[in-house]
A computed fold for a 328-nucleotide part of an RNA from Jiella flava, annotated as large-subunit ribosomal RNA, domain IV. The organism belongs to Jiella, within Bacteria.

Context: one part of a larger RNA
RNA sequence: CUGUGCUGAAGGAACUCGGCAAAUUGCACGCGUAACUUCGGAAGAAGCGUGACCUCAUUGAGGGCAACCUUAGUGAGGUGGCACAGACCAGGGGGUAGCGACUGUUUAUCAAAAACACAGGGCUCUGCGAAGCCGCAAGGCGACGUAUAGGGUCUGACGCCUGCCCGGUGCUGGAAGGUUAAGAGGAGAGGUGCAAGCUUUGAAUCGAAGCCCCAGUAAACGGCGGCCGUAACUAUAACGGUCCUAAGGUAGCGAAAUUCCUUGUCGGGUAAGUUCCGACCUGCACGAAUGGCGUAACGACUUCCCCGCUGUCUCCAGCACAGACUCA
Numbered sequence: 001c002u003g004u005g006c007u008g009a010a011g012g013a014a015c016u017c018g019g020c021a022a023a024u025u026g027c028a029c030g031c032g033u034a035a036c037u038u039c040g041g042a043a044g045a046a047g048c049g050u051g052a053c054c055u056c057a058u059u060g061a062g063g064g065c066a067a068c069c070u071u072a073g074u075g076a077g078g079u080g081g082c083a084c085a086g087a088c089c090a091g092g093g094g095g096u097a098g099c100g101a102c103u104g105u106u107u108a109u110c111a112a113a114a115a116c117a118c119a120g121g122g123c124u125c126u127g128c129g130a131a132g133c134c135g136c137a138a139g140g141c142g143a144c145g146u147a148u149a150g151g152g153u154c155u156g157a158c159g160c161c162u163g164c165c166c167g168g169u170g171c172u173g174g175a176a177g178g179u180u181a182a183g184a185g186g187a188g189a190g191g192u193g194c195a196a197g198c199u200u201u202g203a204a205u206c207g208a209a210g211c212c213c214c215a216g217u218a219a220a221c222g223g224c225g226g227c228c229g230u231a232a233c234u235a236u237a238a239c240g241g242u243c244c245u246a247a248g249g250u251a252g253c254g255a256a257a258u259u260c261c262u263u264g265u266c267g268g269g270u271a272a273g274u275u276c277c278g279a280c281c282u283g284c285a286c287g288a289a290u291g292g293c294g295u296a297a298c299g300a301c302u303u304c305c306c307c308g309c310u311g312u313c314u315c316c317a318g319c320a321c322a323g324a325c326u327c328a
Base pairs, nucleotide, nucleotide: 001323002322003321004320005319006318007317008316010314011313014312019309027051028050029049030048031047036041038157052079053078054077055076056075057074058073059072060071061070062069063068080084092307093306094305095304097302098301099299100298104116105115120155121154122153123152124151125150126149132141133140134139158294159293160292161291163224164223165222168221169220170217171216172215173214174213177212178211179210183206184205188201189200190199191198192197225243226242227241228240229239252286253283264280265279266278267277268276
């Protein structure tokens, strides 16, 4: 010096991206316990106290013929120690916000999560030799099931909700019309032949699905404007005009896991706060099942704050063991 442990004056997060690591807490009994809440919880919330041993008294339970033994307590008084759940074992706690409802699952070997799944919700296909899937087929799964079933897809407990657009793309429907292949059809035309004929070509007309066309459909893929003016301070614009569109973003939320400008502005917390919380709305570029907004409980998730605690630090020191190193 390295590793693993132990201890430490005063301070106590000043360390650091961040309390990472360590320390604190830890058991039983008694008391006590907030917001919020889906009334179950939150909760071991938080917080406070007691605990060893001796003496006396005393209650219950079990066993025994009895003496008595075992066991669970209660009350009073006293004794010793630095320390009585004396070693080992053995939750630190509280508040705020985000995300995901939850228990689960995952990158065997750098990611455990806000990702996946999930119960619940919707759309859609499928009438049974089902749809769908595997297979060239036979056949099989679906299913020894039958629409309260099975497949696909999206969303993701619960609560309140889920706005407008069908022009494009998709899907569904549409006995009309247009276009359209093979085929049918043969007006004609050409070659050859004396001819019969053979042969080549061929216009109308009749010909499906598809496409065009007409509708429907957004919890289908998706989309959801611009400019100008206007109120008796100013500012702003409920109001008006105009252009464009299929329709111009509703409710709710909003500098957000989304905000570029930006450390926006104001408020809170700090002596001091690019983070955090509450507001504002000028949303570069939120927004309603690629779900919107809330939400008790839950989380080895993420953020900020506080209490306790500490060698994380001010600032390092000592000890033990194992290495390294030097000598033998």